Record summary: Predicted 3D model of a 1424-nucleotide RNA (small-subunit ribosomal RNA) from a marine metagenome. The coordinates come from a structure-prediction model, not an experiment, and the mean pLDDT is 80. Rfam family: Bacterial small subunit ribosomal RNA.
RNA sequence: UCCAGUUUAUCCUGCUGGCGGAUACUGCUAUCUGGUUUAUAAUUAGGCAUGCAAGUUUGAUCGCAAGAUCGGCGGACUGCUUAGUAACACGUAGCUAACCUACCUUUAGGUUAAGGAUAGCCUCGGGAAACUGAGGGUAAUACUUAAUAGGAAAUAAUCACUGGAAUGUUUUAUUUCUGAAACUAGAGCCUAAAGAUGGGGCUGCGGCUGAUUAGGUUGUUGUUGGUGUAAAAGACUAACAAGCCGAUGAUCAGUAAGGGCUUUUAGCGGAGAGGCCCUAAGAAGGAAUCUGAGACACUAUUCCUAGUCCUACGGGGUGCAGCAGCUGAGGAAAUUUUACAAUGCACGCAAGUGUGAUAGAAUAAGCCAGAGUGUUUCUCUUAGAGAAACUUUUGUUAACUGUAAAAAGGUUGACGAAUAAGGACUGGGCAAGACCGGUGCCAGCCGCCGCGGUAAUACCGGCGGUCCGAGUAGUAUCCACAUUUAUUGGGUCUAAAACAUUCGUAGCUUGUUUUGUCAGUCUCUUGUGAAAUCUCAUGUCUCAAGCAUGAGUCGUGCAAGAGAUACUGCAAUACUAGAGACCGGAAGAUGCAAAGAGUAUGGCCAAGGUAACGGUAAAAUGUGUUAAUCUUGGUUAGACUAACAAUGGCGAAGGCACUUUGCAAGUACGGAUCUGACAGUGAGGGAUGAAGGCUAGGGUCGCAAAAGGGAUUAGAUACCCCUGUAGUCCUAGCAGUAAACACUGUUCACUAAACAUCGGUACCUCCUCGAGAGGUGUCGGUGCUGUAGGGAAGCCGUAGAGUGAACUACCUGGGAAGUAUAGUCGCAAGGUCGAAACUUAAAGGAAUUGGCGGGGAGACACUACAACGAGUGACGCGUGCGGUUCAAUUAGAUUCCACACCGUGAACCUUACCAGGAGCGACAGCAGAAUGAAGGUCAGUCUAAAGGGCUUACCUGACGCGCUGAGAGGAGCUGCAUGGCCGACAUAAGCCUGUGCCGUGAGGUGACUUGUUAAAUCAAGUAACAGGCGAGACCCUCGUGACUAAUUUCUAAUUAUAGCACAUUAGUCAGACUGCCUUGGUAACAAGGAGGAAGGUGGGGGCGAUGUUAGGUGAGUACAGCCCGAAUCCCCUGGGCAACACGCGCGCGGCAAUGUUUGAUUCAAUGAGAUGCGACUCUGAAAAGAGAAGCUAAUCUCCUAAAGUCAAGCUUAGUACAGAUUGAGGUUUGUAAUCCAGCCUCAUGACGAUGGAAUCCGUAGUAAUCGUUUUUUAUCAGAGAACGGUGAAUAUGUCACGGCCUCUUGCACACACUGCCCGUCAAACCAACCGAGUUGUGCUUUGGUGAAGUCCUUCGGGAACGAACCUCGGUAUGAUAAGGUAGGUUAAGUCGUCACAAGGUAUCUGUAGGGGAACCUGCAGAGG
Repeated sequence: UCCAGUUUAUCCUGCUGGCGGAUACUGCUAUCUGGUUUAUAAUUAGGCAUGCAAGUUUGAUCGCAAGAUCGGCGGACUGCUUAGUAACACGUAGCUAACCUACCUUUAGGUUAAGGAUAGCCUCGGGAAACUGAGGGUAAUACUUAAUAGGAAAUAAUCACUGGAAUGUUUUAUUUCUGAAACUAGAGCCUAAAGAUGGGGCUGCGGCUGAUUAGGUUGUUGUUGGUGUAAAAGACUAACAAGCCGAUGAUCAGUAAGGGCUUUUAGCGGAGAGGCCCUAAGAAGGAAUCUGAGACACUAUUCCUAGUCCUACGGGGUGCAGCAGCUGAGGAAAUUUUACAAUGCACGCAAGUGUGAUAGAAUAAGCCAGAGUGUUUCUCUUAGAGAAACUUUUGUUAACUGUAAAAAGGUUGACGAAUAAGGACUGGGCAAGACCGGUGCCAGCCGCCGCGGUAAUACCGGCGGUCCGAGUAGUAUCCACAUUUAUUGGGUCUAAAACAUUCGUAGCUUGUUUUGUCAGUCUCUUGUGAAAUCUCAUGUCUCAAGCAUGAGUCGUGCAAGAGAUACUGCAAUACUAGAGACCGGAAGAUGCAAAGAGUAUGGCCAAGGUAACGGUAAAAUGUGUUAAUCUUGGUUAGACUAACAAUGGCGAAGGCACUUUGCAAGUACGGAUCUGACAGUGAGGGAUGAAGGCUAGGGUCGCAAAAGGGAUUAGAUACCCCUGUAGUCCUAGCAGUAAACACUGUUCACUAAACAUCGGUACCUCCUCGAGAGGUGUCGGUGCUGUAGGGAAGCCGUAGAGUGAACUACCUGGGAAGUAUAGUCGCAAGGUCGAAACUUAAAGGAAUUGGCGGGGAGACACUACAACGAGUGACGCGUGCGGUUCAAUUAGAUUCCACACCGUGAACCUUACCAGGAGCGACAGCAGAAUGAAGGUCAGUCUAAAGGGCUUACCUGACGCGCUGAGAGGAGCUGCAUGGCCGACAUAAGCCUGUGCCGUGAGGUGACUUGUUAAAUCAAGUAACAGGCGAGACCCUCGUGACUAAUUUCUAAUUAUAGCACAUUAGUCAGACUGCCUUGGUAACAAGGAGGAAGGUGGGGGCGAUGUUAGGUGAGUACAGCCCGAAUCCCCUGGGCAACACGCGCGCGGCAAUGUUUGAUUCAAUGAGAUGCGACUCUGAAAAGAGAAGCUAAUCUCCUAAAGUCAAGCUUAGUACAGAUUGAGGUUUGUAAUCCAGCCUCAUGACGAUGGAAUCCGUAGUAAUCGUUUUUUAUCAGAGAACGGUGAAUAUGUCACGGCCUCUUGCACACACUGCCCGUCAAACCAACCGAGUUGUGCUUUGGUGAAGUCCUUCGGGAACGAACCUCGGUAUGAUAAGGUAGGUUAAGUCGUCACAAGGUAUCUGUAGGGGAACCUGCAGAGG
């Protein structure tokens, strides 16, 4: 002084966490020194073995002494603890005219006489013991009696003194009581006065929480008489009176010793256990008493209770909250030490004795402070290691000193770098790793955010690094940060928060003038505010901490005295501007009561009339032939009050509307007649208070919770429909709540304008003279813009959310919860007041950019519709996918954006799959090897084959897979680690930036609006002006022309040959630009026309922005990591990818006559060719075969185009249609044709007669139809890609479907609607609430029993008080409990889909009813 965390991003509100300091404990680690007022506070004021902690004494007696006893003084101090206590306990300032004070000090005086006992001791007893009884004898500074002096008390009287005031002091008289230790000295003692010290009592003021504690009190408040005490007092008692305290918080409950001070803070404040000092209180829990100057007494006594110990059972002992120590408890804390040497205290004349006070030591990382863990040089390669030298704080050690005794320390020496560094952190906050290994949402980390699911800078280790350092981290608590309790110093329209409204009590605040007073306020003086602490200065320990001395601005205070008088208060006086009253005319759905009116609706009656009516998106339930609905007339009932009507009016709010009358109230304006501050606000309190609801009695036309029925639906406890009861209405009461909202408390003053409207009033003008119209001012109300200013923004803005005042109410993260419990009100429903445990890191406000909507507006397109054409979907077949099967049927791709796709075509190969059989390790290390390795050749044998194994003969002659590592290779894994490439959005028109401007900011503007375009194409407007990518332009091709060129083309011709006119080829140009005309328009542009081969981007194609889709692809290649590594590598043979109940996609063929069969006949273009295309001839019925020219190709070949045309047959039939399937034979390719190729011939002749729901393509040379070429490198095309032939129909529109773009709107979405999200039910856990009860503790109460002590006593006893125990009740609080209830939390449970978009019935509030659940419905209300 800030930092992190809500969001896609932003600004707020708000809390959570971090960074700082302090206290205690804990982990790891540790060399030394000094100081210190450090060490069982927290929990158990639990219990204690053992030892010690209070004695002393020239008084006396006994005794040799030790010692015991009597007497005196002290054991009321010191030490310990904090249970109780909310109080005169403490602090501070006073009072005591209401008091006491041993020892000590000062002054004055005195200290006479006499007497009897008693302990110890001796003797005898009782008892286990503790202890105790009887008898005998004895002393005193023990005790008793008397006298003197004096004193005290009471009564009466008088004089004087002090003082604010006599109740005080003093003097005299009467009565009652009362004193002394030796022979000297000293000491002691007595009396009186005074001091000092220490205490008792009283008072003002100050300091905790709770109102879910509001009334308390009977000795209570007072008076009189008495008692009692050192002393005042209801302290106690009797009589009398009825007071006293309390919202400024009594009483009750909870908690707690108080202060100096400590800690934290800039300060105000907050919190606080101890150590030191002051005070109080306590001594196992209670009660009481004696002695004494002083106690109701920690280590005195007595009794009760609980505990414990001894016991001979009769009875006794005991109290560590003293020092050590033990035990228990707990996260939590030391030795059963030394000494009275010092300082104190008690006693003593003193010497001295005693002292767990105290002073020392021991233990302990309590705290504060200081120092060290080396320095230099050399060698090896830095790091690091090694060596040498130097120094010696520290370490070891010697002597002296030191101390009560030690120790430390000090002085002088010796040895020797020797004896000495860790802890936490390392993703951000927050200094420090984009290091390695392990793990794999596991183990774990994490204050908060968060990390971990196979490349973890976050876990666990290693290595580096950072911070601090003899320490360093963690846990718990307190303060600060926190202006998150706001006095200093916050807020309340929407974030939490203005009571529903008003009247009004206390309180708080209050207009102008004058005088007085001096309470507040201000100034000065005095006293006090202990010491320690704190601040400053000086000094001293080598420094520092520490210690000493001095000073203080410290204790912020209280009290007393003297002054000032502006302001506030108080007392008095006057005033009129606030307020109120009065008068005048005025407006009004203001209230209450009564009377009257009107339309509609329902019922009833009558007449007319006939089959439907009603209702809905569509229906049905319902009504109707017993005559409805409908029409006309009449009658009756209850409710309501159209138009006027408005942004209007009135009222405190709720609220108020037909007309008239009566009564009552308020308001604005005008007048300036009266009073003279009478005012504002307002805790408690009173009154009023929509709708719904309740009670009683009426009333009931319509509407309508509940209920019944019909629909809808998967269901429909709803939305829709038909009925319909409470209720809605009136009277009398209760209730007291709403989104009772302007989500804005009331009052006053000040601060720009403009406009509208309502009510007064002054003046002016007009006038039809009207209760008329207009204008200029002014006062009051209701609204809409808007300046300054304010605000997080939205927005507010003279009717503030601005500026300045007065008073009130309320808020303090979200949830649990407006719940529980207690109180209170109510007939009930419920209202009011109103928590906690627990849980959670956010919840929330405003605005921004997107996305989305069963929101709105506009635009667009044959992967949209409409119109039209032809299809798919039915059958057969081809092919791909799924599924199934299989040893294997390898793998990928799965909506659009997979499925004739990868694959431009699996017999072997391909091939990745299956079965079987073989092979392979560079390099390094170790073992092995001339005792002959690996390899090669002939022969035999096994084998389906390939190959290999074995046997044997020979050749060559050095390496070596036996082991461990490491490699080659991998179509093994991850396309969610990647590159590259590709698809789709996208036949779309978008995407981005600079400068400027607006906004706190995210961001906006530009890119918007209007028009236009195929287009973010262009134009006009405009806080924008410009720019880039995309679109367009550009490139290729087709269409026209010109020029150039002329072989292999073309023309002429039989060739040779000639030629370039045509055609063609292929190169360069030209041409089209809304250029021209008309019309419309500001323009962009649009419509039409001319010319032209072509007209409005001429047709077609290429080119595809920024991005998104974790889209596809490790099986094209590449690449990261992982895996296999003698097998997931490599080779071979065979099989499989070709299976087959079935489902889907893409195609082919048909179902026939626009056809089929046969014969004849006409016309292309693009392409391909040396592993090739193959003319031509011959053979064959054909497929094909045997020869074979030409051609590396505008030359040769493939190469006959087909549909078409002509002629003939078929005549509507499963056919002279269709061709699947099957049989037989042949042929080609190839090592090979069985699984599994193509073709030819003959034979066979299935389904099929135009295809349901649904769906695809196409807008012109297109669809449809017809063939041709080519790709796939042995063979195989129904596929792909090209090519030409013939050649239509329909539309010239639209945004209704599905989609896309822009603007706008709403949003609780941002992984972005495949979003978010609600409630019941089921499961686990958690803390609560209620609860038949059970039990403990505190306080209180009733009755009984009643110890000890005190008082009285006739010694028998009695009286009051009264602990403790038993008991009838009450109250508070804790523990526990069967069962019940709601709540919270919990990656993937069930049912629905309530909310967020018009969330698909708009949402929400109050209330009432209903329902598995979110919820539904009625009535009134809100705009969020």
The sequence is in RNAcentral, with records from SILVA.